[in-house]
RNA sequence: CGCUCAUCAAGAGGGGCAGAGGGAACGGCCCUGCGAAGCCCCGGCAACCGGCGUCAGCCUGUCAUCUCGAUCCCGCGAGGUAGCUGACGACAACGGUGCUAAUUCCGACCCGUGCCAGCGGGGCAGAUGAGGA
Numbered sequence: 001c002g003c004u005c006a007u008c009a010a011g012a013g014g015g016g017c018a019g020a021g022g023g024a025a026c027g028g029c030c031c032u033g034c035g036a037a038g039c040c041c042c043g044g045c046a047a048c049c050g051g052c053g054u055c056a057g058c059c060u061g062u063c064a065u066c067u068c069g070a071u072c073c074c075g076c077g078a079g080g081u082a083g084c085u086g087a088c089g090a091c092a093a094c095g096g097u098g099c100u101a102a103u104u105c106c107g108a109c110c111c112g113u114g115c116c117a118g119c120g121g122g123g124c125a126g127a128u129g130a131g132g133a
Base pairs, nucleotide, nucleotide: 003131004130005129006128007127008126013042014041015040016039017038021031022030023029026107027106028105043100044099045098048096049095050094052089053088054087055086056085057084058083064081065080066079067078068077069076104125109122110121111120112119113118
C1' cells in the first nucleotide's frame, strides 16, 4: 500500500511553545489573532484488543500432561488439566491503541416519501480497532 470483519446519533479539555490556517477529498456550512495546524505537558472519555470470569466445542494432523480401562508389545479407548477456538459477562486497577467543536458537521450516487423544504433507508468514500497475507 491493498484485503476481511466490527463500529461510527453517546461521551470526554486545560496549560506551554508556535503564528495562519483547519474541519480527508469536491460543494456547502462552520471553527479560527478572544489564537488555526503542528509539537510538548498534565487531565479526561470510551471499552476495539490483551488481561479476568462463566459456558460450549475441539483436544486432530509424525509433538503437552495426568488418571482410569483393556492389552504381550507397538499402540488403543474414555475422562480431566493445560492449550486452542467461539459465545456471553464483569472491571477500567494494569498493558496496546483510539478519541477529546458541530451525527463521520451536512451533502454529493441510488431507492422510498413529500407540492417544496425536508424526512427515512441503502450505497460510495473515510476514520478507528482486530485479523490475515
Molecule: SAM riboswitch aptamer (S box leader)
Organism: Saccharomonospora sp. CUA-673